[in-house]
This record gives sequence, structure tokens and C1' cells, in this order.
RNA sequence: CAACCCGUAGCUCAGUAGGAAGAGCACCUGUCUCCGAAGCAGGAAGUCGGAGGUUCGACUCCUCCCGGGUUGA
Repeated sequence: CAACCCGUAGCUCAGUAGGAAGAGCACCUGUCUCCGAAGCAGGAAGUCGGAGGUUCGACUCCUCCCGGGUUGA
């Protein structure tokens, strides 16, 4: 310098022939218990890395930028 892959909840990750976001763990509350843990019930938590573009509509398509990784020179 170039090519490709990745970036989504606190963490690990799903979700792409475009219809508007989910799981597990963690966290909070309740229940249970002498107290905890586990179990059970409920809950909170996300500008989907950023900015533009296309579209009635974008996590998803296009462009640029940022960060990480792999490969090549």
C1' cells in the first nucleotide's frame, strides 16, 4: 500500500432475497430460605461503529471514514 472478513444490550453472539431488533450469561425486583446459592416469575438495558446516498421503508443495498483481524506485496 492492496484484497477480504468483522463491528448489534455490560459480555459472548444470532438476525441479510429490505417491513423496523433477539438469545444465553451477567444485572435489578419478587418468590423460596434462618441467610445465601440454585430454581421459578417478572423487569431494565441497544443512535445495530460514524457520516452520507438509494428506497414508502435500511442492522440488511451503495459510497466514504474510524477501529480490530487475516492474507499478499

A computed fold for a 73-nucleotide RNA from a Phycisphaeraceae bacterium, annotated as transfer RNA.
It matches the Rfam family "tRNA". Its family is annotated with triplet codon-amino acid adaptor activity in the Gene Ontology.